Model confidence (mean pLDDT): 81 of 100. A computed fold for a 73-nucleotide RNA from an Anaerolineae bacterium, annotated as transfer RNA. The RNAcentral record of the sequence draws on ENA and MGnify. Rfam family: tRNA. Its family is annotated with triplet codon-amino acid adaptor activity in the Gene Ontology. By type it is a transfer RNA. The same sequence occurs in records of 3 taxa. Taxonomically the source falls in Anaerolineae (Bacteria, Bacillati, Chloroflexota).

[in-house]
RNA sequence: GCCCCCGUAGCGCAACGGAUAGCGCAUCUGACUUCGAAUCAGAGGGUUACAGGUUCAAAUCCUGUCGGGGGUA
Numbered sequence: 001g002c003c004c005c006c007g008u009a010g011c012g013c014a015a016c017g018g019a020u021a022g023c024g025c026a027u028c029u030g031a032c033u034u035c036g037a038a039u040c041a042g043a044g045g046g047u048u049a050c051a052g053g054u055u056c057a058a059a060u061c062c063u064g065u066c067g068g069g070g071g072u073a
Stems, first nucleotide, its partner, number of pairs: 001072007010025004018056001027043005049065005
């Protein structure tokens, strides 16, 4: 250089082209406890890597760029 896969919350991951983008852990608040841990209840946290395009509608499809991983002489 060429080919393939991946990029979604702090971390790990879901999500037929259509409901307010969810789940676990973590964080915070409350309950419980003498105090903690555990447990229970709740809350906050997202420019779905970036820029265009297609579509009534895009995390999802197409193109380009960037980043990561793998393959290839």